[in-house]
């Protein structure tokens, strides 16, 4: 001069677990048919979502010729951030050897 070779540490960036906010889905709702009387207020099915599960607790309130009211609380799927793990992933550093 030119080729080939090389750790560990470091950043960085990516897969992935996890937790923590946030967003959208759904309004933990609706509709059908059936049942329950105050020690009762439920059972099934169906429909709702670019959607998988979920579709109930739990109090006040009200109803005595059957009909709820409201308030509290989430879980799920996706997704974005932010923190931690983590890995025979990739790049750079280490190599002016």
């Nucleotide at each position: 001069u030119a080729a080939c070779u090389a750790a560990a540490u470091c950043u960085u960036u990516u897969g992935u677990u996890u937790g923590c906010a946030g967003a959208u889905a759904u309004a933990u709702c609706g509709c059908u048919g059936g049942g329950a009387a105050a020690u009762g207020g439920c059972c099934a099915g169906c429909a709702g979502u670019u959607u998988c599960u979920a579709c109930c607790a739990c109090g006040c309130c009200c109803c005595a010729u059957a009909a709820g009211u409201c308030g509290u609380g989430a879980c799920u799927a996706u997704c974005c951030g932010c923190a931690a793990g983590u890995g025979u992933g990739a790049a750079g550093c280490g190599a002016u050897a």
Predicted 3D model of a 97-nucleotide RNA (Purine riboswitch aptamer) from Leuconostoc palmae. Lineage of the source: Bacteria > Bacilli > Lactobacillales > Lactobacillaceae > Leuconostoc. It was read from a public genome assembly, where an Rfam model found it. It matches the Rfam family "Purine riboswitch aptamer". The family is grouped with related families in Rfam's "Purine riboswitches". Rfam describes the family as follows. Riboswitches are metabolite binding domains within certain messenger RNAs that serve as precision sensors for their corresponding targets. A reference for the family is Mandal and Breaker (2004), "Adenine riboswitches and gene activation by disruption of a transcription terminator", Nat Struct Mol Biol.